[in-house]
RNA sequence: GGGGAUGUAGCUCAGUGGUAGAGCGCUCGCUUCGCAUGUGAGAGGCCAUGGGUUCAAACCCCAUCAUCUAUA
Numbered sequence: 001g002g003g004g005a006u007g008u009a010g011c012u013c014a015g016u017g018g019u020a021g022a023g024c025g026c027u028c029g030c031u032u033c034g035c036a037u038g039u040g041a042g043a044g045g046c047c048a049u050g051g052g053u054u055c056a057a058a059c060c061c062c063a064u065c066a067u068c069u070a071u072a
Base pairs, nucleotide, nucleotide: 001071003069004068005067006066007065010024011023012022013021018055026042027041028040029039030038048064049063050062051061052060
């Protein structure tokens, strides 16, 4: 330099066109003398960035950025 993969909650990951979920973590309540465990509730993401297609985009297309990978 050309190619491929990945980018979604604090972390690990789902989600193949109709305004986004799980586990762990965090906060609060109950339980305990207290902690842990258990249990109930809650907060937290406009989906890497910018365009395009579409009535409608996390999802399809293009470019860019970052990381990983193999190759010359």
Description:
Transfer RNA from Argiope bruennichi, 72 nucleotides, folded computationally. Its Rfam family is "tRNA". Rfam describes the family as follows. Transfer RNA (tRNA) molecules are approximately 80 nucleotides in length. Rfam classes the family as a transfer RNA. Its mean pLDDT, the model's own confidence on a scale to 100, is 83.